About this RNA:
This is a predicted structure of a 111-nucleotide RNA (SAM riboswitch aptamer (S box leader)) from uncultured Chitinophaga sp. The prediction has a mean pLDDT of 82.
[in-house]
RNA sequence: CUUAUCAAGAAAGGCAGAGGGAAAUGGCCCUGCGAAGCCUUAGCAACCAGCCACCGUUCACGCGGUGAGCAAGGUGCUACAUCCAUCCCGAUUCAUAUCGGGGAAGAUAAG
Numbered sequence: 001c002u003u004a005u006c007a008a009g010a011a012a013g014g015c016a017g018a019g020g021g022a023a024a025u026g027g028c029c030c031u032g033c034g035a036a037g038c039c040u041u042a043g044c045a046a047c048c049a050g051c052c053a054c055c056g057u058u059c060a061c062g063c064g065g066u067g068a069g070c071a072a073g074g075u076g077c078u079a080c081a082u083c084c085a086u087c088c089c090g091a092u093u094c095a096u097a098u099c100g101g102g103g104a105a106g107a108u109a110a111g
Stems, first nucleotide, its partner, number of pairs: 001111006011041005019030003024086004042078003047074002050070002052067006082105001087102006
């Protein structure tokens, strides 16, 4: 950079000691009844690899597709939830504001 997904799911203990929910601003929330980080154990999850089934293709090997099938090997994850707004469009409203769609940004996986 490209593609897919962002529904759901899954926590205890130890060390540590003040922050954390990605960044900025505003809001909302978690946190000395212990934040971040590290370690251990446990768990969740089918993106990749593997197996299986079916379909297509091939003389065959194989290749491609589909699967809410099996399965934790490679990753990932385990408060609320990509927390909301910010940029654009639309609906309602005198307005404040509310709602819907998209974008941007981000996270994870594969290339």